Predicted 3D model of a 77-nucleotide RNA (transfer RNA) from Thalassoglobus neptunius. It matches the Rfam family "tRNA". It is annotated as a transfer RNA. The sequence was found in a public genome assembly.
C1' cells in the first nucleotide's frame, strides 16, 4: 500500500431495504411489593447512528472524503 466487511443508549443488537417522534434486552435511578435482600411489577433518565461534506421534500438507510476495527492479498527485510 490494494480490495472487502463493520461502526446506531454504558454493554449486546433491531429499524420491514429513503418516510411520522430511531426501538428491544440487559444495566443505572426512582416508586411498589417484603422483617432484610434477591426476585417480580411499574416508571424515568440515557443517542452528535464514528467524524465532516454532499443528493433529496426528507438519510440510521444513497454518494464523497475522512478515523478506528476486523479479514484478506501483496510490498520491504
Nucleotide at each position: 500500500g490494494g480490495g472487502g466487511c463493520c461502526g446506531u443508549a454504558g454493554c449486546u443488537c433491531a429499524a420491514u431495504u429513503g418516510g411520522u417522534u430511531a426501538g428491544a434486552g440487559u444495566g443505572u435511578c426512582g416508586g411498589a411489593c417484603u422483617g432484610u435482600c434477591g426476585a417480580u411489577c411499574c416508571g424515568a433518565a440515557g443517542g452528535u447512528u464514528g467524524c465532516g461534506g454532499g443528493u433529496u421534500c426528507a438519510a440510521g438507510u444513497c454518494c464523497c472524503g475522512u478515523c478506528g476495527g476486523c479479514c484478506u492479498c501483496g510490498c520491504c527485510a